Overview: A computed fold for an 88-nucleotide RNA from Peribacillus glennii, annotated as c-di-GMP-I riboswitch aptamer. Lineage of the source: Bacteria > Bacillota > Caryophanales > Bacillaceae > Peribacillus.

């Protein structure tokens, strides 16, 4: 530096569920809380994938379908950067 993660040691993170608060929603953030994770550290690049407020079409005048991210998921999957601890 690369590559591996048996065991272990310092530490870290926090799935569902709970209460508050944000947000049309997806979902997010605190606080509790541990299913779990060696990148469960980072960045929505590609891919998926969730919502559809706004828009666009279409029905239709109460509104009700449909398509669509400029909103979200990094704890789906690849890929950037950058990192502890070990060499069985």
């Nucleotide at each position: 530096g690369a590559c591996a993660g048996a065991a272990a040691a310092a530490g870290g993170c926090a799935a569902a569920c709970c209460u508050g608060u944000u947000g049309a929603a997806a979902a997010a953030g605190a606080g509790g809380g541990a299913c779990g994770c060696a990148a469960a550290g980072u960045c929505a690049c590609g891919g998926g994938u969730c919502u559809a407020a706004g828009g666009u079409a279409g029905g239709g005048u109460u509104u009700c379908u449909a398509c669509u991210a400029c909103g979200g998921c990094g704890g789906c999957c690849g890929g950037u950067c950058u990192g502890c601890c070990u060499g069985a």